[in-house]
Molecule: c-di-GMP-I riboswitch aptamer
Organism: Betaproteobacteria bacterium
RNA sequence: UCUGUUUCAGGGCAAAACCCAGGCGAAAGCCGGGGACGCAAAAUCACCGAUCUAAGGGACUUCGGUCCUAAGACAGCGGGAUUGCCGGA
Numbered sequence: 001u002c003u004g005u006u007u008c009a010g011g012g013c014a015a016a017a018c019c020c021a022g023g024c025g026a027a028a029g030c031c032g033g034g035g036a037c038g039c040a041a042a043a044u045c046a047c048c049g050a051u052c053u054a055a056g057g058g059a060c061u062u063c064g065g066u067c068c069u070a071a072g073a074c075a076g077c078g079g080g081a082u083u084g085c086c087g088g089a
Stems, first nucleotide, its partner, number of pairs: 001089004012039002018034003022031003037076001043082003047079003051073002056069005
């Protein structure tokens, strides 16, 4: 530097539901402890696309609401960038 996941070695992370304690946020969602579906980067990053939400804004309205919209969210959706353990070359 390239490459691989081999029940190698040391290990790492923690979905959903649920339990406990609350908090932030309009919401999506995020954070602590337990838990473990899974993950060879399920480490970090919102650059690109997808997806989620709609406070605010816009249009409509039977004035109850409806629709659209990201600068919000999401890295465990995909791509990309950066870094890393072990093995092999």